Overview: This is a predicted structure of a 103-nucleotide RNA (c-di-GMP-I-GGC riboswitch aptamer) from a Planctomycetota bacterium. The model forms 95% of the base pairs in the Rfam consensus.

[in-house]
RNA sequence: CUCGAUAAAGGCAAACCAGCCGUAAGGCUGGGACGCAAAGCUUAGGACCUGUCGGCGACCAUGCGACCGCAUGUUAGCGCGACAGGCGGCCGAGCUGCCGAAA
Numbered sequence: 001c002u003c004g005a006u007a008a009a010g011g012c013a014a015a016c017c018a019g020c021c022g023u024a025a026g027g028c029u030g031g032g033a034c035g036c037a038a039a040g041c042u043u044a045g046g047a048c049c050u051g052u053c054g055g056c057g058a059c060c061a062u063g064c065g066a067c068c069g070c071a072u073g074u075u076a077g078c079g080c081g082a083c084a085g086g087c088g089g090c091c092g093a094g095c096u097g098c099c100g101a102a103a
Base pairs, nucleotide, nucleotide: 002103003100004099011036012035016031017030018029019028020027021026034089040095041094042093043092045091046090048086049085050084051083052082053081054080055078056077060073061072062071063070064069
């Protein structure tokens, strides 16, 4: 240095609950512990989540057409794009760091 123990000293705190903040995702504080050797800090990378705008768009409505159909509008929906945000205890990256059995 890698590594990480039924070691020692300490640390953090998921879900859930309460209060507050936020349109939302979510955040903060307190309680609470599923877990964590970086679950410390940062994140302009990827994933995921939210909002706004745009795009697509059944059904429906209106118009045109003899019919097939076409056009326009709107909605559920999709999540395709842009922007803004969230998370980072999903993956990765950067910085820092306690302890020391075995190998």